RNAcentral holds the full RNA, with entries from SILVA. A computed fold for a 351-nucleotide part of an RNA from a metagenome, annotated as small-subunit ribosomal RNA, central domain.
[in-house]
Context: one part of a larger RNA
RNA sequence: CUGGGCUUAAAGAGGACGUAGGCGGUUCGGCCAGUCGGGUGUGAAAUCCCUCGGCUCAACUGAGGAAUGGCAUUCGAUACUGCCGGACUUGAGGUGCUCAGGGGCGAGUGGAACUCUCGGUGGAGCGGUGAAAUGCGUAGAUGUCGAGAGGAACGCCAAUGGUGAAGACAGCUCGCUGGGGGCAUCCUGACGCUGAGGUCCGAAAGCUAGGGGAGCAAACGGGAUUAGAUACCCCGGUAGUCCUAGCCCUAAACGAUGCGCACUAGGUGGAGGAGGCUCUGACGGUCAUCUCUGCCGCAGCGAAAGCGUUAAGUGCGCCGCCUGGGGAGUACGGUCGCAAGGCUAAAACUC
Numbered sequence: 001c002u003g004g005g006c007u008u009a010a011a012g013a014g015g016a017c018g019u020a021g022g023c024g025g026u027u028c029g030g031c032c033a034g035u036c037g038g039g040u041g042u043g044a045a046a047u048c049c050c051u052c053g054g055c056u057c058a059a060c061u062g063a064g065g066a067a068u069g070g071c072a073u074u075c076g077a078u079a080c081u082g083c084c085g086g087a088c089u090u091g092a093g094g095u096g097c098u099c100a101g102g103g104g105c106g107a108g109u110g111g112a113a114c115u116c117u118c119g120g121u122g123g124a125g126c127g128g129u130g131a132a133a134u135g136c137g138u139a140g141a142u143g144u145c146g147a148g149a150g151g152a153a154c155g156c157c158a159a160u161g162g163u164g165a166a167g168a169c170a171g172c173u174c175g176c177u178g179g180g181g182g183c184a185u186c187c188u189g190a191c192g193c194u195g196a197g198g199u200c201c202g203a204a205a206g207c208u209a210g211g212g213g214a215g216c217a218a219a220c221g222g223g224a225u226u227a228g229a230u231a232c233c234c235c236g237g238u239a240g241u242c243c244u245a246g247c248c249c250u251a252a253a254c255g256a257u258g259c260g261c262a263c264u265a266g267g268u269g270g271a272g273g274a275g276g277c278u279c280u281g282a283c284g285g286u287c288a289u290c291u292c293u294g295c296c297g298c299a300g301c302g303a304a305a306g307c308g309u310u311a312a313g314u315g316c317g318c319c320g321c322c323u324g325g326g327g328a329g330u331a332c333g334g335u336c337g338c339a340a341g342g343c344u345a346a347a348a349c350u351c
């Protein structure tokens, strides 16, 4: 460079925005750079190929011809690509009306439960397990009633449900704010798609500083179990879990399935919207429709499992990635980080 691939065999980057680049709707005109055709020049000789000839043949060799990716120049073609200019509306965006939602941030606030403190009652156990023991309790526990304090999480609603790009998001109220759907088809007029680098976001754990600390709970201590038990079970318990500010940047970050667009039988659910018909009407029924989200399934695809208008089908555009197992996501170097470590990433050797 080329080929084949990436749900599960090696392989989709955790996610988004976007720079360069690549790619790009309909139509008219111009140019003729790409593209195509002709001419001319050049493309040394030898070699290769063809024809004829010379050594008895051949190798070898003499002559002529052909060929020579290509380059330059000139004349011409203009469908496609490109460039320049004009127009368009279906792509994209905007506007008006409207709808759903745990989308995000901030502030406030509520009840249940739990633990602790104080008080009343009460008087011997409680707790825990397979069974126990450690533990708690006459300095009055457990239970029960009342009062108070504190932190964290939000039962039912709740869904096979919704929102978000992903991570993720759930008591209630208010404020600020992002995105999306539908209807109208009024406006702009290709403004688009993808996206190497880059930038931002990114569960949990972990780190720095300050706060907070009810419950839970690595480490740790004790009790059991056991041959042992650095475990599983039990009693305790510190980081942490929570908040603020700043780092870390990983994951079975999964649909193990990159993003966008178009096309290709149906059936049946759920969520949101706007219509037609019916209904006195609320409601409901029914029909067609747009968006999202499940299941089944034709064709097709697939090694199979399966996928199947939410494709893993049929195509196009762009990016990322793979190339036998181990060594190894390691060493070295570089870079980022406070550290832990992250990212990038081999080889010897071996099967």
Base pairs, nucleotide, nucleotide: 004322005321006320007305008304012319014201015200016199017198021194022193023192025088026087027086028085029084030083031082033081034080035077036076037075038074039073040072041071042070049065050064051063052062053061054060091191092188093187094186095184096183097182098181099180103177104176105175106174107173108172109171110154114150115149116148117147118146119145120144121143125136126135162169163168206247207246208245209244210243211242215241216240220236221235222234223233258318259317260316261315262314263313266296267295268294269293270292271291272290273289275287276286277285278284300307301306324351325350326349333344334343335342336341